SAM riboswitch aptamer (S box leader) from Longilinea arvoryzae, 109 nucleotides, folded computationally.
RNA sequence: CUCUUAUCCAGAGAGGUGGAGGGACCGGCCCGACGAAACCUCGGCAACCUGCUAAACCAAACGGUUUUUCAAGGUGCCAAUUCCGGCAGAAAGUUCUGGAAGAUGAGAG
Repeated sequence: CUCUUAUCCAGAGAGGUGGAGGGACCGGCCCGACGAAACCUCGGCAACCUGCUAAACCAAACGGUUUUUCAAGGUGCCAAUUCCGGCAGAAAGUUCUGGAAGAUGAGAG
């Protein structure tokens, strides 16, 4: 980087450096000198994977699945539903549903 798969309406701060931008892209609409992005320190949230406790089920067994407990580790995250829409269907319009795209984890190449 590409493919597959799961989740995305919840949750989570403060200080320092820094200086004007940022919210993926486009259109909106927001955040920003009561200081943006980025980096550092401490703190936190809890999704996946690894580990752990207990129970149920399947199995001849190794083991597997679901729920559950508890830390720690590997990532991740700590404005707004992935901020909304961007394509399709229903629909008078709203609105709703499903996609596309995106983000994160895991597996494979």
Its Rfam family is "SAM riboswitch aptamer (S box leader)". Rfam's curators write: The SAM riboswitch is found upstream of a number of genes which code for proteins involved in methionine or cysteine biosynthesis in Gram-positive bacteria. The sequence is in RNAcentral, with records from Rfam and Ribocentre. Taxonomically the source falls in Longilinea (Bacteria, Bacillati, Chloroflexota, Anaerolineaceae). Model confidence (mean pLDDT): 78 of 100.